[in-house]
């Protein structure tokens, strides 16, 4: 000191989260020792038991109990205050301290600084005195009542208890003459000591008063009758409405009264760089309280924690009549709670009370115990030790790692255990702690390590398991079969007797910003600052003052804490001591720059006057023309109106159109304009009246009169409301017609409020320049409105200058960027308003205003990790511009209808193996499923396997035969002995065995390689350096032309380059040269092969800067001559794990392998690709002509013969320019026939008879002949191909292949067209630009109702429980006071006040409530499609 998280990426705004520190903590796991601290934060809940305040015999009478002494004794004991002492009692002092707690209290309670009208026992100093008397009473004794607590009567007695008298320095009162008021003794041999009374002073303590400071809420705005003041009296220690009587009507409050909520305050503590923020345990100061409420008594002091009285609640005792009690003292118990200790020791120390003292008391205190609760310190060993052991984990199988770690060797003893000796704390004595701390010796590595984490933030990584499951998570987020994120393991990292988690506070957070933020678009400028109050701020000069401000002096700011020096415990924590600080404040002196105050002046701010000027500024009245509509009349006839197209509607009862006349209301064309005026809203025909402001010029006057402005007042579009008018057009609602799936809309026809006027409300708008007002300063250029001056002119213009407005562009600067830029969003000052994540919500409740609608003020619970601004790159748009393509158009021929072939879906099946599924699957993988193929199914079999390598044993290999079986296979018989050799054995091969392994067309193409399809043969895709930008990125690659082309040219902050384009390659068209057998010819030529030439806009002309384009010549070929191969960066998680390869997973007597048979050929239906046709441009018959390119030895197969034919026989030739397929074709041409029909078209289907291949044609092949002769007569919506040797038509060959389903695929030649005006439209693509809320990128995003679950919340008939006050009733104890009786001490009865209690009406808070309102949230519900693109009706704001 920062980091993570919004985006495809970027910058910003902004919230959320993390890393740090802390704690009276708690919880989880773990736990060796010591020192010093700390320990009910919750129930101020209730308390058993013990203790926590007594002491004094030197105040007193006495003497219960104990001990001693004495007397008596029947030895049991009795008596005796004589002594030590002392229970109870009288008396004194102390129980007002110490100790606890924080309920109450927002207050002179506390803190700080002052003050005057006071008191004080004990203590200190000083003055004076202490004389002489008196009467009681408790205890005791004798009785009585009561269960007890206790009470009562009689009788005796003492005092430092009580009461007179005397005295009076001092004191008090005073009418200044005077009057009044005291005492106590005790001890000691003595000296004397301790006391007592009174007075003054001191010390310390206490009471009182005041300034300043001291939480939140205005959704608490008014409060107050003893209230504020005065006079008099009372009362108090003392001032005072403290109390009473009378008089006055004050006092407090926006600088926050009153009310409500919360809270003990402070020194300090935690955090922070600081300023601050949070907090108020332990220690210390103050306050308050003592079961709850009230009250006084005593006393120096209390309205009293361990005192009294009363009331109340609760607990206990009781003989039921009455009594007793108060742990928020120390321990302890119950309860509550996440949670907090021993019913310990001692008065040895420190301190307190009493006492002359000894001494007694002291749960204050000193100590110990429990608790890792915190801080600090120590330890759990140290050194050597590599075969890098075993084992674990992992592995690319080589290794790596745990790891010098262990074992092993040597050493040490803090700690531990045992033994010994043993403090300080203590001043004369006295030690609870404690035989403790520290010390010495011995034993022996011996007794001692865990927790969390390891995806990023954040240090630390692998394997296995799991498979959106189980789970993790502080934020982002992990997990759907290869998880460094879950669980386990190994390893690693960080801390360490602890480690993590949770909770809370500060920090980071400049995220409330005083230090130190903002407000055009992110949250934020109020509609207008228009007027103006309080407040804040304020021009120039002089003088005074000294409030602010500065300096100096002085006092306070307790101690502890903090910082620092030094010292003491072995160190540290801890403790001691010195210094500093404590940022605050009182008083005094002083200074005079600035601010303030006072006084006097000034003119530049502001205002006034004078003279001009512009203007839709406002109000009222009058008035004008055009247009719409309606009414009347004329002319006139069938339509009009409306729309994308229509219809509703109007019109033959005469519309629309047109002419004339009339009525009425509203709005004011042209001028008219980034023109004018106004504070804003807003203002537009013309004229008049009244009226506000502004600008310019000129001098004169006043003399700071100013700026801003919380509250307040006023104004304030449209819509809306009230009353009364008015109503032409328009038009919510409403009606109808269309559109549509629907259409409560958009479009159309109508139409009422309203719109208009007057008066009164409302008070809001995207009321916007999304930009508050004022003042000053900081480059310019340009346009325009108004005024003035100059120049010029006869004059007006033009031109120049100044002021005030209004616009455009821009220096500097600012800004996240966009942009702003003298009209600032720049640089500064002053004042006001407003903001603090999104949603909930501008909502609820409450208040104010309003007739209402509603406006204004304005939350919380809950929920999310984002929401947002600007800009960038893409993608997209039912946005724009340009361009291209058989994309459309123009043509030709098809498909879609029929039959058949093939493929697919679906269905069926034991199986119908699998894959491909819009373009980019569907005659596709498959260039050929009868068996095989074959992966599928049924059945029969095999298990180291059909195939590979290694090992062992046997046998060469091989050949042949028999039986069973569907075959695979099983059983069995015979034969054969080879080659090398060092004589072990080996090579090749077979059989059997063993296990390593084989095998898998099993899964994942979403783990992959390779290959392929597609956009697309589209013209694009990038890089280096430079430059621009905070950055993502841009530039280059855009622009103007041109091209098939990012092809080329020109321009340009770019200059170059790469992959693509083009070219290089093949083929074809022409020619030349050479060669030529098996070809052709006998000749130039044709043919075959090879090499070369040729074409480059080279030439001419026109246009153009150029690139290039148009035309022409020549040429076989002309502008890329035709065709092919060639496919950039990338997209589609496109296709393929079944071609091969391959990660991972899975199977291993089976998901492997072999065999037989079956299936892939099924058949309701649908789709795709084809063939054949529907006929006369034809079918059939006869004759006749012309190809190219291929293939052939398990092959092509001639001649010839047989058969109608398929084919058979035959065997010549040919490994091919020679022979064969193969007559080498068919369409074509010539002639004949058919005559428009389901035909002499078409050929499906079926029957019979044959042929071929093959072990085998049943499922399931092809061919031939004869016979049969189905649908079909040119095909709906829709849709495909093709731009020239192309389409169309015709045939030929090849691959695969035993054969074939080929009508498929592929190659070849023959015949051989039509059309293209053109780019509006459809589709696809490219470039530029624009909008965007999209980025999984429009198959995107996203809104609302409804339905369902959950959550919090508002309203709600009410109900319940609290709080505070008011009024009234009753009124205990008690102070004060009055009266009475009297036993003179009380008692009784009254009065005032009053706790508690009761009643009443309001108020306030909380809980709950049938029902109800909206809100939030929840992978895959319903309905639509409102928004984002012109979002398909631009969106949005206010209102109804």
């Nucleotide at each position: 000191a920062g980091a993570g998280u919004u985006u495809g990426a970027u910058c910003c705004u902004g919230g959320c989260u993390c890393a740090g520190g802390a704690u009276g903590a708690a919880c989880g796991c773990u736990g060796g020792c010591g020192g010093c601290g700390u320990g009910c934060c919750u129930a101020a809940u209730a308390c058993a038991u013990g203790c926590a305040a007594g002491u004094c015999g030197a105040g007193c009478g006495g003497c219960a109990g104990c001990g001693c002494g004495g007397u008596c004794u029947u030895c049991g004991g009795a008596c005796u205050g004589g002594c030590g002492g002392c229970g109870a009692g009288c008396g004194g002092c102390g129980g007002a301290c110490g100790g606890g707690u924080g309920a109450g209290u927002a207050a002179c309670g506390c803190g700080u600084a002052a003050g005057a009208a006071u008191g004080u026992a004990c203590c200190c100093c000083a003055g004076a005195g202490u004389g002489a008397g008196g009467g009681a009473u408790a205890a005791g004794c004798c009785a009585u009542c009561g269960a007890a607590a206790g009470a009562u009567g009689g009788u005796c007695u003492a005092a430092u208890a009580c009461c007179g008298c005397a005295u009076a320095a001092c004191a008090u009162c005073u009418a200044u003459g005077g009057a009044u008021a005291a005492a106590a003794g005790c001890a000691g041999u003595a000296a004397u000591g301790c006391g007592c009374u009174u007075u003054g002073g001191g010390a310390a303590c206490a009471g009182c008063u005041u300034g300043c400071g001291u939480c939140u809420g205005a959704u608490u705005a008014g409060c107050u009758a003893g209230u504020u003041g005065g006079u008099a009296a009372g009362g108090u220690a003392a001032u005072g409405g403290c109390u009473u009587a009378c008089c006055a009507a004050g006092g407090c409050g926006a600088c926050g009264a009153u009310c409500a909520g919360u809270a003990g305050c402070u020194g300090g503590u935690c955090u922070g760089a600081g300023a601050g923020g949070a907090u108020g345990a332990u220690c210390a100061g103050c306050c308050a309280c003592a079961c709850u409420g009230g009250a006084a008594c005593u006393g120096a002091g209390a309205c009293a924690c361990g005192g009294u009285c009363c009331a109340g609640a609760c607990u206990c005792c009781u003989a039921c009549g009455g009594g007793a009690g108060g742990c928020a003292g120390c321990a302890g118990u119950a309860g509550g709670g996440a949670a907090u200790u021993u019913u310990c020791c001692a008065c040895a120390a420190u301190g307190g009370g009493g006492g002359c003292a000894a001494c007694c008391c002291u749960g204050a205190u000193g100590g110990a115990g429990c608790a890792a609760c915190g801080c600090c310190g120590c330890g759990u060993g140290c050194a050597g030790g590599a075969u890098g052991a075993a084992g674990g984990c992992u592995u690319u199988c080589g290794g790596g790692u745990c790891g010098u770690a262990a074992a092993c060797u040597g050493c040490u003893u803090u700690u531990a255990u045992g033994u010994g000796a043993g403090a300080a704390g203590a001043a004369u004595a006295u030690g609870a702690c404690g035989g403790u701390a520290a010390c010495a010796c011995a034993u022996g590595a011996a007794u001692a390590a865990g927790g969390a984490u390891c995806g990023g933030c954040u240090a630390a990584c692998u394997c296995c398991g799991u498979g959106c499951c189980a789970g993790c998570a502080g934020c982002c987020g992990c997990g759907g079969u290869c998880a460094u994120a879950c669980g386990g393991a190994g390893g690693a990292u960080c801390c360490a007797a602890g480690c993590g988690u949770u909770a809370u506070c500060c920090g980071g957070a400049a995220u409330u910003a005083c230090u130190g933020g903002g407000c055009g678009u992110a949250a934020a400028g109020a509609g207008u600052u228009g007027c103006g109050u309080a407040g804040g701020u304020g021009g120039u000069u002089u003088a005074u003052u000294a409030a602010g401000c500065g300096a100096c002096g002085u006092g306070u700011g307790a101690a502890a804490u903090c910082u620092u020096g030094u010292g003491g415990c072995u160190c540290a924590a801890c403790c001691a001591u010195g210094a500093g600080g404590c940022u605050a404040u009182g008083c005094g002196u002083u200074g005079a720059a600035c601010u303030g105050a006072u006084a006097a002046a000034c003119u530049u701010g502001a205002g006034u006057a004078u003279g001009a000027g512009a203007g839709a500024g406002g109000u009222u009245a009058u008035u004008g023309g055009a247009a719409u509509u309606c009414c009347c009349a004329g002319u006139g006839u069938a339509g009009g109106a409306g729309u994308g197209a229509a219809a509703u509607c109007c019109g033959u009862a005469g519309a629309u159109a047109u002419u004339g006349g009339g009525a009425g209301g509203a709005a004011c064309a042209c001028c008219g304009a980034u023109g004018g005026c106004g504070u804003a809203g807003g203002c537009a025909g013309a004229u008049a009246a009244c009226u506000g402001g502004c600008u310019c010029a000129u001098u004169a006057c006043u003399g700071a009169c100013a700026c801003u402005a919380a509250g307040g007042c006023a104004c304030g579009a449209a819509a809306g409301c009230g009353u009364g008018g008015g109503g032409a057009g328009u038009a919510a609602a409403c009606g109808g017609g269309a559109u549509u799936a629907g259409a409560u809309a958009c479009c159309c026809c109508g139409g009422u409020a309203g719109u208009c006027c007057a008066c009164g409300c409302c008070g809001u708008a995207a009321a916007c320049u999304a930009u508050g007002g004022a003042u000053g300063c900081u480059a310019g250029c340009u346009g325009u409105g108004u005024c003035g001056c100059g120049u010029a002119u006869c004059g007006a213009c033009c031109c120049g200058c100044g002021a005030c407005g209004u616009a455009g562009c821009g220096a500097a600067g600012c800004u996240a960027a966009c942009g702003c830029g003298u009209u600032a969003a720049g640089c500064a000052u002053c004042c006001c308003g407003c903001c603090u994540g999104g949603g909930g919500a501008g909502u609820a409740c409450g208040g104010u205003c309003g007739c209402a609608a509603g406006a204004u003020u304005a939350a919380a619970a809950c929920u999310c990790a984002a929401a947002g601004g600007a800009a960038u790159u893409g993608a997209c748009g039912g946005g724009g511009a340009c361009c291209c393509g058989c994309a459309c158009a123009a043509g030709c021929g098809g498909u879609g209808g029929a039959g058949c072939g093939u493929g697919u879906u679906g269905u069926u099946u034991a199986a119908u193996u699998c894959g491909a599924u819009g373009c980019u699957a569907a005659a596709c993988g498959a260039a050929g499923a009868a068996c095989c193929u074959u992966a599928c199914c049924a059945g029969g079999g095999u298990u180291u396997g059909a195939c590979a390598u290694c090992c062992c044993a046997a046998g060469a290999a091989g050949g042949c035969c028999u039986c069973c079986g569907a075959a695979a296979g099983g059983a069995a018989a015979c034969u054969g002995u080879g080659c090398c050799g060092c004589a072990a054995g080996g090579a090749a091969u077979u059989u059997g065995g063993u296990g390593a392994c084989a095998g898998g067309u099993g899964u994942u193409g979403c783990a992959u390689g390779g290959c392929c399809g597609u956009c697309g043969u589209c013209a694009g895709c990038u890089c280096g350096u430079g430059u621009c930008g905070u950055g993502a990125g841009a530039u280059g690659u855009u622009g103007g032309g041109u091209u098939a082309a990012g092809u080329c040219c020109c321009g340009c902050a770019a200059c170059g380059a790469g992959c693509g384009c083009a070219a290089c390659c093949c083929u074809u068209a022409u020619g030349u040269u050479c060669a030529g057998u098996u070809g052709g010819a006998u000749u130039u030529u044709u043919c075959u092969g090879a090499a070369c030439a040729g074409a480059c806009u080279g030439c001419c002309u026109c246009g153009g800067u150029a690139a290039c384009g148009g035309g022409g010549a020549g040429g076989a070929a002309g502008g890329a001559g035709g065709g092919g191969a060639u496919g950039a960066u990338g997209u589609c998680a496109g296709g393929u794990c079944a071609g091969u390869a391959u990660u991972a997973c899975c199977c291993u007597u089976a998901c492997a392998c072999c065999c037989u048979g079956g299936g892939c050929u099924a058949c309701a239906a649908a789709c795709a690709c084809g063939c054949u046709a529907c006929a006369a441009u034809g079918g059939c018959c006869g004759g006749u002509a012309c190809a190219a390119a291929g293939g052939g030895c398990a092959g092509c197969c001639a001649a010839c013969c047989c058969g109608c034919a398929a084919g058979g026989g035959g065997g010549a030739g040919c490994a091919a320019a020679u022979c064969c397929c193969a007559u080498c074709a068919a369409a074509g041409c010539c002639g004949g026939u058919c005559c428009c029909a389901g035909u002499u078209c078409a050929g499906a289907u079926u029957g019979c008879a044959g042929g071929c291949u093959g072990a085998a044609a049943c499922u399931c092949g092809c061919c031939u002949g004869c016979a049969u002769g189905a649908a079909g007569a040119u095909g709906g919506a829709a849709u495909c191909g093709c731009u020239a040797g192309u389409a169309a038509c015709g045939g030929u060959g090849a691959g695969u292949c035993a054969g074939c389903u080929a009508u498929a695929u592929u190659a070849c030649c023959g015949u051989g067209a039509a059309u293209a005006c053109g780019u509006u439209c459809c589709c696809g693509g490219g470039u530029c630009u624009u909008g965007u809320a999209c980025a999984c990128a429009c198959c995107g995003c996203c809104c609302g109702u409804c339905a369902a679950g959950c959550c919090a919340u508002g309203a709600g008939a009410g109900u319940c429980u609290g709080g505070g006050g008011c009024a009234c009733c009753c009124a205990a104890a008690g102070u004060a006071u009055g009266a009475g009786u009297u036993u003179u001490a009380u008692c009784u009865c009254g009065u005032c006040c009053u706790a508690a209690g009761g009643u009443g009406a309001a108020u306030u808070a909380g809980a709950u409530g049938a029902u109800u309102g909206g809100g939030g949230u929840u992978a895959a519900g319903u309905c639509g499609u409102a928004a984002c693109a012109a979002g398909g009706u631009a969106a949005c704001c206010g209102u109804a």